[in-house]
This is a predicted structure of a 1445-nucleotide RNA (small-subunit ribosomal RNA) from an uncultured marine bacterium. RNAcentral holds the sequence, with entries from ENA and SILVA. It matches the Rfam family "Bacterial small subunit ribosomal RNA". Its mean pLDDT, the model's own confidence on a scale to 100, is 84.

RNA sequence: GAGUUUGAUCAUGGCUCAGAUUGAACGCUGGCGGCAGGCCUAACACAUGCAAGUCGAACGAAGUCUUCGGACUUAGUGGCGAACGGGUGAGUAACACGUAGAUUAUCUACCUUUAGGUUGAGAAUAACUCGAGGAAACUCGAGCUAAUACUUGAUACGGCUUCGGCUGAAAGCUUUAUGCGCCUAGAGAUGAGUCUGCGGACCAUUAGUUUGUUGGUGGGGUAAUGGCCUACCAAGACUACGAUGGUUAGCUGGUCUGAGAGGAUGAUCAGCCACACUGGGACUGAGACACGGCCCAGACUCCUACGGGAGGCAGCAGUGGGGAAUAUUGGACAAUGGGCGAAAGCCUGAUCCAGCUACGCCGCGUGUGUGAUGAAGGCCUUAGGGUUGUAAAGCACUGUUGUAGGGGAAGAAUAAAAUGACGGUACCCUAUGUAGAAAGCACCGGCUAACUCCGUGCCAGCAGCCGCGGUAAUACGGAGGGUGCAAGCGUUGCUCGGAAUUACUGGGCGUAAAGGGUGCGCAGGCGGUCCUUUAAGUCAGAUGUGAAAGCCCAAGGCUCAACCUUGGAACUGCAUCUGAAACUGGAGGACUUGAGUAUGAGAGAGGAAAGCAGAAUUCCUGGUGUAGAGGUGAAAUUCGUUGAUAUCAGGAGGAAUACCGGCGGCGAAGGCGGCUUUCUGGCUCAUUACUGACGCUCAUGCACGAAAGUGUGGGUAGCAAACAGGAUUAGAUACCCUGGUAGUCCACACCGUAAACGAUGAAUGCUAGAUAUACGACUAAUUGCAUGUUGUGUGUCGCAGCUAACGCAUUAAGCAUUCCGCCUGGGGAGUACGGUCGCAAGAUUAAAACUCAAAGGAAUUGACGGGGGCCCGCACAAGCGGUGGAGUAUGUGGUUUAAUUCGACGCAACGCGCAGAACCUUACCCAGUCUUGACAUCCUUUGCUCACCAUAGAGAUAUGGUUUUCUCCUUAACGGGAGACAGAGUGACAGGUGCUGCAUGGCUGUCGUCAGCUCGUGUCGUGAGAUGUUCGGUUAAGUCCGGUAACGAGCGCAACCCCUAUCCUUAGUUGCCAAUUAUGGGACUCUAGGGAGACUCCCGGUGUUAAACCGGAGGAAGAUGGGGAUGACGUCAAGUCCUCAUGGCCCUUACGACUGGGGCUACACACGUACUACAAUGGCAUCUACAAAGAGUCGCUAAAUCGCGAGAUCACGCUAAUCUCAAAAAAGAUGCCUCAGUUCGGAUUGGAGUCUGCAACUCGACUCCAUGAAGUUGGAAUCGCUAGUAAUCGUGGAUCAGAAUGCCACGGUGAAUACGUUCCCGGGCCUUGUACACACCGCCCGUCACACCAUGGGAGUGGACUGCACCAGAAGUGGUUAGCCUAACGCAAGAGGGCGAUCACCACGGUGUGGUUCAUGACUGGGGUGAAGUCGUAACAAGGUAACC
Repeated sequence: GAGUUUGAUCAUGGCUCAGAUUGAACGCUGGCGGCAGGCCUAACACAUGCAAGUCGAACGAAGUCUUCGGACUUAGUGGCGAACGGGUGAGUAACACGUAGAUUAUCUACCUUUAGGUUGAGAAUAACUCGAGGAAACUCGAGCUAAUACUUGAUACGGCUUCGGCUGAAAGCUUUAUGCGCCUAGAGAUGAGUCUGCGGACCAUUAGUUUGUUGGUGGGGUAAUGGCCUACCAAGACUACGAUGGUUAGCUGGUCUGAGAGGAUGAUCAGCCACACUGGGACUGAGACACGGCCCAGACUCCUACGGGAGGCAGCAGUGGGGAAUAUUGGACAAUGGGCGAAAGCCUGAUCCAGCUACGCCGCGUGUGUGAUGAAGGCCUUAGGGUUGUAAAGCACUGUUGUAGGGGAAGAAUAAAAUGACGGUACCCUAUGUAGAAAGCACCGGCUAACUCCGUGCCAGCAGCCGCGGUAAUACGGAGGGUGCAAGCGUUGCUCGGAAUUACUGGGCGUAAAGGGUGCGCAGGCGGUCCUUUAAGUCAGAUGUGAAAGCCCAAGGCUCAACCUUGGAACUGCAUCUGAAACUGGAGGACUUGAGUAUGAGAGAGGAAAGCAGAAUUCCUGGUGUAGAGGUGAAAUUCGUUGAUAUCAGGAGGAAUACCGGCGGCGAAGGCGGCUUUCUGGCUCAUUACUGACGCUCAUGCACGAAAGUGUGGGUAGCAAACAGGAUUAGAUACCCUGGUAGUCCACACCGUAAACGAUGAAUGCUAGAUAUACGACUAAUUGCAUGUUGUGUGUCGCAGCUAACGCAUUAAGCAUUCCGCCUGGGGAGUACGGUCGCAAGAUUAAAACUCAAAGGAAUUGACGGGGGCCCGCACAAGCGGUGGAGUAUGUGGUUUAAUUCGACGCAACGCGCAGAACCUUACCCAGUCUUGACAUCCUUUGCUCACCAUAGAGAUAUGGUUUUCUCCUUAACGGGAGACAGAGUGACAGGUGCUGCAUGGCUGUCGUCAGCUCGUGUCGUGAGAUGUUCGGUUAAGUCCGGUAACGAGCGCAACCCCUAUCCUUAGUUGCCAAUUAUGGGACUCUAGGGAGACUCCCGGUGUUAAACCGGAGGAAGAUGGGGAUGACGUCAAGUCCUCAUGGCCCUUACGACUGGGGCUACACACGUACUACAAUGGCAUCUACAAAGAGUCGCUAAAUCGCGAGAUCACGCUAAUCUCAAAAAAGAUGCCUCAGUUCGGAUUGGAGUCUGCAACUCGACUCCAUGAAGUUGGAAUCGCUAGUAAUCGUGGAUCAGAAUGCCACGGUGAAUACGUUCCCGGGCCUUGUACACACCGCCCGUCACACCAUGGGAGUGGACUGCACCAGAAGUGGUUAGCCUAACGCAAGAGGGCGAUCACCACGGUGUGGUUCAUGACUGGGGUGAAGUCGUAACAAGGUAACC
């Protein structure tokens, strides 16, 4: 820097990624070279070989050779070395390490240097010889012998001294040299020991530790100081600046990362430390308590003759084991270095080299140039082409590396010669060659560079995070192409970074995580003004040190680089010295402003105790009085005729204090409210005076601390957890009601927590104001009021500033300082364990495993609310008529069926697609047929075709026959060509009412004819967004007006269009009128063209002098006149792939096509929509009126005749203002019926017919005769309608051969009601809440059931570590010593030495009892995560009882 919480936004906050690194490992791949690295795990066990020897110029002896001169080899004695070099990191939290010091508290072999010395004597012993034991290792006895081995005398310097003295060295060899040694003393150098300051891990869920402990004195011990050890004395010492305990760890130079500060780390190289199978111990020595030495104990391994012995790879190789994982049982001492030696030299798994290994870094190569038919092939494609791609091929070159041959170093060391493991290596030259032998890995959804096809179909799989995959996947798998790096590339692990995500540099705490409930206050931190002084902090200079290597800079060497060499810088540190004195600190002196005291006033529910008062509730007694009372949404439980409720009087008792009362007062907070008294704390103001920094904050601590709860004892009127009953409810362990116990009250004692909140720690200073209120003081004149000034509190608004925003804003969340507390993703969890406190309840302190990619804050836009306000609509109300009941029609579901084709499903499916299923339609079923096909295009071929006839068949069709020879062009003609049509053939293809309306276009429905939906510019806001569009009026309307940080505009509204209502005008045929013989007229009706008319125009009132509304006038019509067409942005993955079009998928002798028959018409049932009715406002019969709008030549059909009728026959007219359908019906008049299942109603059924049509059986309509069902106005519920409307009456049309109760249209007659907006439904605007955004059909909680995971408790069980007490006591050292042994000295006694014994210390081991920790454990507790389980619905809206602590 990016991704990720959201519909979007800002901020908070975690998770993740891009970078660098690595002693790495794994997967795929692999040409060369250089330089480096290579058991991080089992400090696990080790076979085998090697890793420390050397000196004959210290010594004797044995042996070999000999030119007899000598030379050589070596076991042993002796010397030096073996304490270096090499390995490892177990232990260690320590003077172990780093750094700076101290050592007047020390040692130092070999080396250098200075001075001096190097004399006398002696006793042994190994080797060797002989003998003996033993399996071996090895040992024993006797005897011989040497020394630079050992002992001793003397002397010297030195040391000590009681000044008498005491102590106290030496070694020779030899090649004869200025040789190598030896002794003493001093100095140097080197190396080591000891001590000190400071520095660097975690845990307080480790808070007290310590008896040699702290100090002193004497003594011992040591190279040396010291409780290092010991005796005595004192009682100290360490610790919150973290003792003690626990866990982890070698430390450093450095290394990695980072801008730095930091963080992580301590391989290789270098310094220090520690260790050497585990534990203990000393010896020798200059140096060790000793990796390749010794003794003991233990574990393990090996040998054994079973008696006993041997061993220690954390040296170099190597083996087994462990593990994801780490190399050869190589060469050489040539170089560098080490040991010994006088030297030659010997030894050296140190070292130098080689081998293995892409483990890392660096370098080189895998060719170069040219080459477009842009080859082939692959892949994609819109079918044209694109891409792979100059890539290849081809042509011309080159020769790094490789291969072969030839040459061939430096590394070697100053007198010369000799000497090279590496190594015939590096390097150089030549040759070869048709470039021949040398490229992979990961990725391609975003972050993140790089895209298409196929396969798959929430499968298989991917995934670092977000997330992909459910039939068009740039995310899985493959391919083509591309991108990145390249002998490597990816993955995984660790570290730092990004992460300002522990914040010193550099964060926060009102609401996101986070202010302790409040105060007092010790330690600690911080601290007013002036002067003097000091020099700890601070600053400056100097000196020393800060190893080398590394990093950085420069130069140089390998062909370059990596790498190496040299020099410089740096090492930010520490110590010492000198100086400065501003600031901080220390010391001293002074000051008054911080703080405090005194004095005078003042306010107050501040606290504690005692007493008193009135109102009310309840109870008791008595009176009056009678049937109810009480309670609720409605009821019931309950009380009441044994007298309630109501009312009056009296009494008892407890608790609380109406009004005043106020975002008024007081208190640190919790909290405090009748009145009076007593005691008592704090605060404010004013005036002077006094003290003189006495201050602020505060971990631990102490005190206070609502309610509930606990203990003891009282008290108990009301209220009231638990509990009981009644209701409500699906349930109701609740909400409501009736009761009711703890408790509430008092005293004393606990508890110690609250959303203990201003969700805001305390203190100080500074930074605009306005206003209100409480308590003081001051203010001119004479008082008061008022005004003004000022102090302390309490509120509201508001500027700068701050804030993510909301908001805060002199009572800060502003600007600063000081101190304290607290936070670091959500969940697990304020939980477990442990500790502390508590009588208990519990409180406090306070994790981890595991799990998620979020959780959370503020604000925005929507949506929603059993939130609010305003408004509208046949939404309700007011009315009229229906549906729901009956019969029938029709559609749907269901059922049935071979099939009952398919679609449509709340409103917005259901007389819908279907404006019309007997065949056809038809998509369905059965049966029979066809396969380039019923239909289209192309190709080849034939010549017919058409029509008719016969046979078979249910037909499609099949077979046979008859007949005819199509059109056009050209040519003299033959002929040729083209076309139409048909048959046959061939394959491309046709065809599909097959799937997906959730891949789509188009069309449609719906909200809704609701009044809304947006944009540009500007402005506001960090931003999403807001403003405009909100507000006040008004309207049918975002309609208009006014106001206004908005000004304008667009799609909608309205208007423009059509019909209709009035009039005028023009035109009159088929219309109208008059006449009837031709014919005439235009006045009217009517027809159809054009115009007029209506605009809130006029008047009055209301209103803001507005818009507009109300009333009136005029007018045919009055407030969009009535009706229609017209449907904004969008919503519903709404409907339709079966109208059509179309992507993808599927079928292709069938899911295509043809034919016959059947089905779509079924029928226990349910629903929707209609028709007809139930009758007298009616039915029937007869007579008599009045329409509109349509249709008609495959048609409408007059008149006439026949038939009861449907209709038939014949036939005029009409292509229609002419003819026809055509009769309008309700209405009116008269008569009958007289309230009945009827002269209502017409279903059903029987019979007989008519019509259409190939055909009315399944399955048409109509007519006549007969039959005459249900039904007497319809439960819950529900629908339509506001005027020419409802209701009622008939008429026509489309479809159509025929077949409407449906649909579309037409006119006739023609009402009732609307107070109004409380309620139901739908909608619009504003506002409010929200945990919703798939948007309430939302979200979401808990138990239970199932599976898995981690974890707590748990009778216990098993390990590890450890404390205390005791037993035990190897080796060794020290002490003691009576026993034993004994060459040097001694005449002797003895001295000295040794062995043994014993004491002290002590390792292993053992016993007992505690502590810590790990593992495990029947059972058990909660937690987490899981697919769509179960039960409810607690929360989010007033979440339906406001929520929460």